[in-house]
RNA sequence: GCCCGGGUGGCGGAAUUGGUAGACGCAGCGGACUUAAAAUCCGCUGGCCGAAAGGCCGUGCCGGUUCGAGUCCGGCCCUGGGCA
Numbered sequence: 001g002c003c004c005g006g007g008u009g010g011c012g013g014a015a016u017u018g019g020u021a022g023a024c025g026c027a028g029c030g031g032a033c034u035u036a037a038a039a040u041c042c043g044c045u046g047g048c049c050g051a052a053a054g055g056c057c058g059u060g061c062c063g064g065u066u067c068g069a070g071u072c073c074g075g076c077c078c079u080g081g082g083c084a
Base pairs, nucleotide, nucleotide: 001083002082003081004080005079006078007077010026011025012024019067027045028044029043030042031041032040046057047056048055049054060076061075062074063073064072
């Protein structure tokens, strides 16, 4: 230099054909249980604004297509593999 795969919460990892982003697990916090703890069970957990209701933003970065993009297209960055 060329080719292929990947980049989504605090971490791993889904999202089928473009149609509510974050299922499920881990971890954390709160509660129940316990003499106490572990284990187990229940609830909550992206960011910002707000008293709340709710609103806005958010899928590596910048653009494009579309009524609508994590998904499609272009460029770039990072990462894994292959070839030279």